Predicted 3D model of a 73-nucleotide RNA (transfer RNA) from an Actinomycetota bacterium. Rfam family: tRNA. Rfam's curators write: Transfer RNA (tRNA) molecules are approximately 80 nucleotides in length. It is annotated as a transfer RNA. The coordinates come from a structure-prediction model, not an experiment, and the mean pLDDT is 82.

């Protein structure tokens, strides 16, 4: 220098007709316990990396950029 893959909640990750933003863990509250843990219930928490484009509508499609992993030279 060139190719491929990845970027979604605090962490690890799902998300295929393009129309609802989610799970587990963690965090807060309640129940339960003498107390703690575990368990059950409820809740808070999001610029879907950034900038543009297409579209009535974009996490999803297209282009560029940034960062990470990897392959080739």
């Nucleotide at each position: 220098g060139g190719g491929g893959c990845c970027a979604u909640a605090g962490c690890u990750c799902a998300g295929u007709u393009g129309g609802g933003a989610g799970a587990g863990c963690g965090c807060g509250g309640g129940c339960u316990u003498u107390g703690c843990a575990a368990g059950c219930c409820c809740g808070a928490g999001g610029u879907c990396g950034c900038c543009g484009g297409u579209u009535c509508g974009a996490u999803c499609c297209c282009g560029g950029c940034u960062g990470g992993c990897u392959c080739c030279a």